[in-house]
Context: one part of a larger RNA
RNA sequence: UGACGGGGACCCGCACAAGCAGUGGAGUAUGUGGUUUAAUUCGAGGCAACGCGAAGAACCUUACCAGGGUUUGACAUCCUGCGCAAGACCUAGAGAUAGGUUGUUCCUUCGGGACGCAGAGACAGGUGGUGCAUGGUUGUCGUCAGCUCGUGUCGUGAGAUGUUCGGUUAAGUCCGGCAACGAGCGCAACCCUUGUUGUCAGUUACCAUCAUUAAGUUGGGGACUUUGGCGAGACUGCCGUUGACAAAACGGAGGAAGGUGGGGAUGACGUCAAAUCAUCAUGCCCCUUAUAUCCUGGGCUACACACGUACUACAAUGGGCGUUACAGCGGGCAGCCACACCGCGAGGUGGAGCGAAUCCCAAAAGGCGUCCUCAGUUCGGAUUGCAGGCUGCAACUCGCCUGCAUGAAGUCGGAAUUGCUAGUAAUCACGGAUCAUAACGUCGUGGUGAAUGCGUUCCCGGGCCUUGUACA
Numbered sequence: 001u002g003a004c005g006g007g008g009a010c011c012c013g014c015a016c017a018a019g020c021a022g023u024g025g026a027g028u029a030u031g032u033g034g035u036u037u038a039a040u041u042c043g044a045g046g047c048a049a050c051g052c053g054a055a056g057a058a059c060c061u062u063a064c065c066a067g068g069g070u071u072u073g074a075c076a077u078c079c080u081g082c083g084c085a086a087g088a089c090c091u092a093g094a095g096a097u098a099g100g101u102u103g104u105u106c107c108u109u110c111g112g113g114a115c116g117c118a119g120a121g122a123c124a125g126g127u128g129g130u131g132c133a134u135g136g137u138u139g140u141c142g143u144c145a146g147c148u149c150g151u152g153u154c155g156u157g158a159g160a161u162g163u164u165c166g167g168u169u170a171a172g173u174c175c176g177g178c179a180a181c182g183a184g185c186g187c188a189a190c191c192c193u194u195g196u197u198g199u200c201a202g203u204u205a206c207c208a209u210c211a212u213u214a215a216g217u218u219g220g221g222g223a224c225u226u227u228g229g230c231g232a233g234a235c236u237g238c239c240g241u242u243g244a245c246a247a248a249a250c251g252g253a254g255g256a257a258g259g260u261g262g263g264g265a266u267g268a269c270g271u272c273a274a275a276u277c278a279u280c281a282u283g284c285c286c287c288u289u290a291u292a293u294c295c296u297g298g299g300c301u302a303c304a305c306a307c308g309u310a311c312u313a314c315a316a317u318g319g320g321c322g323u324u325a326c327a328g329c330g331g332g333c334a335g336c337c338a339c340a341c342c343g344c345g346a347g348g349u350g351g352a353g354c355g356a357a358u359c360c361c362a363a364a365a366g367g368c369g370u371c372c373u374c375a376g377u378u379c380g381g382a383u384u385g386c387a388g389g390c391u392g393c394a395a396c397u398c399g400c401c402u403g404c405a406u407g408a409a410g411u412c413g414g415a416a417u418u419g420c421u422a423g424u425a426a427u428c429a430c431g432g433a434u435c436a437u438a439a440c441g442u443c444g445u446g447g448u449g450a451a452u453g454c455g456u457u458c459c460c461g462g463g464c465c466u467u468g469u470a471c472a
Stems, first nucleotide, its partner, number of pairs: 001472002003469003007466002010463004015456002019420005026312008034303002042053002064298007073123001077122002079119005087102006105114003125287002128285003134281002136276003139272001141270001146185006152161003165176003191264004196232007206221002210219002235258001238252005314413001318372007330361003335354002339350004379410001384405007426448007
């Protein structure tokens, strides 16, 4: 000087407390461990691994296993020789491949080149090892308020000072003081979005007035809504009290908004030899008729069990049936699909519109009416049987959906434990990416919409000062 203390003082955070809803019990989905297996590919491991890499394993993917093949190779450059392709069809085969038939292109400076086959070697190739050799990227403490430097001064020196102190702040934020005076990276602001408004513009959006219609449908309008350019607006600016005449705090006015207005992006010096050699790149080591590469089939989906994360429930603030409203973000041509008909339905057959403020995907909780009356039930929907639909070369291993039948556990969950302070929690649906098909995951979107916060004694994490030290 740090680090540590079941030392002290001060401060903060959904850390506790006050509340609300959960998890832990059930069933299922999904990930992991374990076990099994020819293989169940690999990585991730307290917080900070475990719906994680994977924004989507039937084949492919795929790295694993079994079997069948190839060896200058599936891919790149160079040399030599030959050919004119490629593709399509037939035969054998599980296919990779092998044989046959057909076919004969493009550019040209006519040398050749693109392309294919064969040969020789230089080489290719490796999701093989090492993240404790590395780059790059990322997590975490933590959006915590810290981390440093120059000159000066002090100290023999390591170092100190500044950065401590008194106030104050979300903040090393600002003020005052001070052997310090300044500065840098962080904080804040500048950026995006949302909340109010002016102006400009008016179609595909809008419709107050005037006509018109089944309908903003048409004429018309530029008011309103809305869209998106440029502006305004909030700064403790104003008033009062407190304060040290400061910084600031508290209350008030005006205002759509008040003290960082709400949300996002933004992550200092560093810590964990943290993660990643399987995104990529890369040193060294290793394989080179195999640890490379092609194919078929299987596996990654196994199942006495254990854990994590979710979904659905256990019901009456509910379930069923009928009827009736109201969004926003988005997506759409190998697409979204109105409408009509067929089907109980998944869906099918026709078929208009739309590369979209124009057309389509397209709401549910809610309202109204009615049945059920506390029961393993008209709760719950697992499981299983049968019959179908869709995608796709192909749904047996191993997809999703529909109808009929079946109707399990479950009556609110032990110890323990999680999230959340407002348009939040809870609850309800919708959209996107990935994607032929395949979400209860994930990323977004809107609808309905609470309770509580006396406070800082305690638990956890963090900041700062101080003290002790068998630690460095």

A computed fold for a 472-nucleotide part of an RNA from an anaerobic digester metagenome, annotated as small-subunit ribosomal RNA, 3' major domain.